Transfer RNA from an uncultured Actinomycetes bacterium, 74 nucleotides, folded computationally. Rfam family: tRNA. It is annotated as a transfer RNA. The coordinates come from a structure-prediction model, not an experiment, and the mean pLDDT is 81.
[in-house]
RNA sequence: GGACCCGUAGCUCAGUUGGCUAGAGCGCUUCCUCGACACGGAAGAGGUCGCUGGUUCGAGUCCAGUCGGGUCCA
Numbered sequence: 001g002g003a004c005c006c007g008u009a010g011c012u013c014a015g016u017u018g019g020c021u022a023g024a025g026c027g028c029u030u031c032c033u034c035g036a037c038a039c040g041g042a043a044g045a046g047g048u049c050g051c052u053g054g055u056u057c058g059a060g061u062c063c064a065g066u067c068g069g070g071u072c073c074a
Stems, first nucleotide, its partner, number of pairs: 001073007010026004019057001028044005050066005
């Protein structure tokens, strides 16, 4: 230098061919339960989907550029 893959909640990830409100598990907060802790139960907070731009009535999803990580080729 070239090709490909990944980037979504604090962590690990799902999200199928663009469609209505962005989700799961764990973790975190509050409450209940308990003499107390753990377990268990209920509720809740937390995200501009790496970034910028484009296409579209509509983008996590498509396109371009760019940043970071990884694999391979030279």